[in-house]
Order: sequence, then C1' cells, then structure tokens
RNA sequence: GCCAACGUAGCUCAGCUGGUAGAGCAACGCUUUCGUAAAGCGUAGGUCACCGGUUCGAUUCCGGUCGUUGGCU
Repeated sequence: GCCAACGUAGCUCAGCUGGUAGAGCAACGCUUUCGUAAAGCGUAGGUCACCGGUUCGAUUCCGGUCGUUGGCU
C1' cells in the first nucleotide's frame, strides 16, 4: 500500500428479508437467614463508533471517516 470481518448496556454477545433494542453475568433494592453466601422477585442502565445519503420510517440498506482484528505484498 491492497483486501476482508467486526464496532449494540459496566463485561460477553444476540437482534438481517427496514417498523419505537434484548439475554446472560455484573450493579442496586426487597424476600429468605442469627449473619454471610446461595436462591427467588424486582429496578436501573443504550445518541446501536462518528458524519452524510436513500426511505413515511435506518442498529439493519448505500457512501465516507475513525478504531480493532486477520490476510496479501
């Protein structure tokens, strides 16, 4: 220098034939216990990397930028 994949909650990841974003763990509260842990119930937490475009509507489609990883030279 060229090519490809990926970027979503604190962490690990779903969500694809475009229709108001979810799980597990973690955090917090309650129940239970003499107390802790475990268990059960609940709550909170997100500009879906960024900037444009298409569309009535974009996490999703298109273009660009940045970052991470891998491959080629």
This is a predicted structure of a 73-nucleotide RNA (transfer RNA) from Deltaproteobacteria bacterium RIFCSPHIGHO2_02_FULL_40_11. It matches the Rfam family "tRNA". About the family: Transfer RNA (tRNA) molecules are approximately 80 nucleotides in length. It was read from a public genome assembly.